RNAcentral holds the full RNA, with entries from ENA and SILVA. Predicted 3D model of a 255-nucleotide part of an RNA (large-subunit ribosomal RNA, domain VI) from Halimeda minima. The coordinates come from a structure-prediction model, not an experiment, and the mean pLDDT is 87. It is recorded under the gene name rnl.
[in-house]
Context: one part of a larger RNA
RNA sequence: CGAUAGAAUAUUGAAAGGAUUUUUCCAUAAUACGAGAGGACUUGGAAGAACAUACCUCUGGUCUACCAGUUCUUAUACCAAUAGGAUACGCUGGGUAGCUAUGUAUGGAGUAGAGUACCGCUGAAAGCAUCUAAGUGGGAAACUCACCUUAAGAUGAAUAUUCUCUAGAAGAUUCCGGUAAGAUCAACCGGUUGAUAGGUUUUAAGUGUAAGAAGUGAGAGCUUCUAAGCUAAGAAAUACUAACUAUCGAUUGUU
Numbered sequence: 001c002g003a004u005a006g007a008a009u010a011u012u013g014a015a016a017g018g019a020u021u022u023u024u025c026c027a028u029a030a031u032a033c034g035a036g037a038g039g040a041c042u043u044g045g046a047a048g049a050a051c052a053u054a055c056c057u058c059u060g061g062u063c064u065a066c067c068a069g070u071u072c073u074u075a076u077a078c079c080a081a082u083a084g085g086a087u088a089c090g091c092u093g094g095g096u097a098g099c100u101a102u103g104u105a106u107g108g109a110g111u112a113g114a115g116u117a118c119c120g121c122u123g124a125a126a127g128c129a130u131c132u133a134a135g136u137g138g139g140a141a142a143c144u145c146a147c148c149u150u151a152a153g154a155u156g157a158a159u160a161u162u163c164u165c166u167a168g169a170a171g172a173u174u175c176c177g178g179u180a181a182g183a184u185c186a187a188c189c190g191g192u193u194g195a196u197a198g199g200u201u202u203u204a205a206g207u208g209u210a211a212g213a214a215g216u217g218a219g220a221g222c223u224u225c226u227a228a229g230c231u232a233a234g235a236a237a238u239a240c241u242a243a244c245u246a247u248c249g250a251u252u253g254u255u
Stems, first nucleotide, its partner, number of pairs: 001153001005164007015150004021049007033038001051107005059101004066094005071086006110145001112144002118138004165253001171248003175191005196242003199238005205231003212225005
């Protein structure tokens, strides 16, 4: 821009893409078959492998400053206590959210259809024979449907419901607060008739018992107050802070 007024919501599915895998074991059965050795077709069941998709409850990984320990050094006058540097965490031990696989969950379902090679039935032309000429049965991981995803620019532009018509409407956008969304854009949520983000409180979870004081020890230290103190991304509650503004938009519709 189109889709013949302008919009919102929910759909249909022409078409396209994806997936389609496979092993072992058990029973049927130590049966059929076979002199024996061996050893099925078929049908049912179980456990996997690889692959694919999603997720983070569990098992783990990571978690660059969340907690603690610790060495050298510099500074805060000193002690103590802290802070900076030592890698683009100094090193070490842990670790929430998030991300993640080696973890968890799920998937490849059909007694479907047509039909290849091929195997048949009936059967003439050609008194026989012949799966074929008329007719008809079976038959492959391949094809179609079935399963998953996209999908009306499917210009063949589809369908249903609702809203709006002289009020700048219905609706939408800019803008603002943001996100399990993200390079940007987009998408999605919210905008005081509000829990959208931050803050605060409580809490989960992490670390592991802060500083200070008292006691004790020759001292390094240890004990008690003290499951302490501190804490990122988690959860709930709470308007304390910030969500202030501005515009577009049909004119009852064949040009």